A computed fold for a 90-nucleotide RNA from an Actinomycetota bacterium, annotated as SAM riboswitch aptamer (S box leader). The organism belongs to Actinomycetota, within Bacteria.
RNA sequence: CACUCAUCGAGAGCGGGGGAGGGACCGGCCCUGUGAUCCCGCCGCAACCACCGGCUGUGGCGGCAGGUGCGAACCCCGGACGGAUGAGUG
Numbered sequence: 001c002a003c004u005c006a007u008c009g010a011g012a013g014c015g016g017g018g019g020a021g022g023g024a025c026c027g028g029c030c031c032u033g034u035g036a037u038c039c040c041g042c043c044g045c046a047a048c049c050a051c052c053g054g055c056u057g058u059g060g061c062g063g064c065a066g067g068u069g070c071g072a073a074c075c076c077c078g079g080a081c082g083g084a085u086g087a088g089u090g
Stems, first nucleotide, its partner, number of pairs: 001090008013042005021031003025079004043071003048067002051063003055059001075082001
C1' cells in the first nucleotide's frame, strides 16, 4: 500500500512545548491568540487482540490490562463515496 472481517449515538483532561489555522473531501455548522490543530509527559476511558477462568459446543460470558486505540461536538451534520480503529492475509 491492496484485500477480507468487525466496530464507529456510550466513556474518559491536566500540565509543558509551539505559534496558525483546524474539524480527511464538497456544502453547512463549529473550534481557535481566553493559544486551537500538532508534539511530549502524566492521568484517565474503553476492551479489538493477547492471557486467565468457568460454561458451553466453538461462539458468547466473566476477569485482567501485556500490544494497539481513544479522551470538543453521533465519524459534528448532510452528500456521494469515503474515512478511522482493531484483527488477519498478500